[in-house]
Context: one part of a larger RNA
RNA sequence: CCUCCGUCAAGGAACUCGGCAAAUUAGUCCCGUAACUUCGGGAGAAGGGACGCCCCGGUAGGGUGAAGGACCAUCGCGUCCGGAGCUCGAGGGGGCCGCAGCGAGCAGGCCCAGGCGACUGUUUACCAAAAACACCGGUCCCUGCCAACACGAAUUCGUGUGGAUGUAUAGGGGCUGAGACCUGCCCAGUGCCGGAAGGUUAAGGGGCGGGCUUCACGGUCCAAACCGAAGCCCCGGUAAACGGCGGCCGUAACUAUAACGGUCCUAAGGUAGCGAAAUUCCUUGUCGGGUAAGUUCCGACCCGCACGAAAGGUAGAACGAUCUGGGCACUGUCUCGACGGGGGACCCG
Numbered sequence: 001c002c003u004c005c006g007u008c009a010a011g012g013a014a015c016u017c018g019g020c021a022a023a024u025u026a027g028u029c030c031c032g033u034a035a036c037u038u039c040g041g042g043a044g045a046a047g048g049g050a051c052g053c054c055c056c057g058g059u060a061g062g063g064u065g066a067a068g069g070a071c072c073a074u075c076g077c078g079u080c081c082g083g084a085g086c087u088c089g090a091g092g093g094g095g096c097c098g099c100a101g102c103g104a105g106c107a108g109g110c111c112c113a114g115g116c117g118a119c120u121g122u123u124u125a126c127c128a129a130a131a132a133c134a135c136c137g138g139u140c141c142c143u144g145c146c147a148a149c150a151c152g153a154a155u156u157c158g159u160g161u162g163g164a165u166g167u168a169u170a171g172g173g174g175c176u177g178a179g180a181c182c183u184g185c186c187c188a189g190u191g192c193c194g195g196a197a198g199g200u201u202a203a204g205g206g207g208c209g210g211g212c213u214u215c216a217c218g219g220u221c222c223a224a225a226c227c228g229a230a231g232c233c234c235c236g237g238u239a240a241a242c243g244g245c246g247g248c249c250g251u252a253a254c255u256a257u258a259a260c261g262g263u264c265c266u267a268a269g270g271u272a273g274c275g276a277a278a279u280u281c282c283u284u285g286u287c288g289g290g291u292a293a294g295u296u297c298c299g300a301c302c303c304g305c306a307c308g309a310a311a312g313g314u315a316g317a318a319c320g321a322u323c324u325g326g327g328c329a330c331u332g333u334c335u336c337g338a339c340g341g342g343g344g345a346c347c348c349g
Base pairs, nucleotide, nucleotide: 001344002343003342004341005340006339007338008337010335011334014333019330027051028050029049030048031047036041038178052096053095054094055093056092061088062087063086064085068081069080070079071078072076097101109328110327111326112325113324114323115322116320117319121133122132137176138175139174140173141172142171143170149162150161151160180314181313182312184245185244186243189242190241191238192237193236194235195234198233199232200231204227205226209222210221211220212219213218246264247263248262249261250260273307274304285301286300287299288298289297
């Protein structure tokens, strides 16, 4: 010097990105416990008190229930009385000792506020445990059974197998993600679904007309009408399908603002709710709170660069080794370091 551990005056987070680490707390009984809440919870909330040993005394009381006894239209593994023994065991009173009685050890620190996710779960084996995944619930679509869907040659040539020894309250796929209150407008584009008309359209049918060959018969090759599916066009529907949800100008008796008006464009111009947000560039927005002092935090405002309703919107109890801000307690995190111990390093052998 390194490492692990123990202790510390005064102060007590001044440390630091951040109380990281450490310290505090800790058991049992009793008292006592707020907001909020889905009435279950929150709760071990918080915050207090008691705790050893000896004696009254193994006391009060509880559990079990032997011997013995009584009873019977019922003699039974019956009913009742009885209390031995065994066992559990307070509360109270009196006394004793120590600094200290859950005497060591093992054994929650707590509170307030907010974000996210309802929750218990799952995950990057070896840098991420989370607000990611899953989830109960919701909704849409597919599937009538040799199902849809999946495996992809497994075959007994019948293909076979899962789905499923299931049958639409089933199975598959997508999105959302408990419960509560809700989930607006647009079907023009794309997709999907439906549509006995019409347009277009392949092979094929058809064969006007024509080429080559030929004396001819014939052979062969082109080929116009016209008839020909699905698809596309076309006509509708559909957004918890992919998705989308405006601009400019003016206007009120201070000013400012604009309930109001005009105009252009669109398929329709963002409803409710929320909002400087896990989203806000300008931005440390502005105001309020908290601090002596606050780019963070909380409450508001709304000018939303660029929230918004199942890629769900908004509230929200409970839950979380989650993230953020604050406080109490506590501390060698720090002011600022000191001492001690174990193991190394180092020296000698």
Molecule: large-subunit ribosomal RNA, domain IV
Organism: Thermomicrobiales bacterium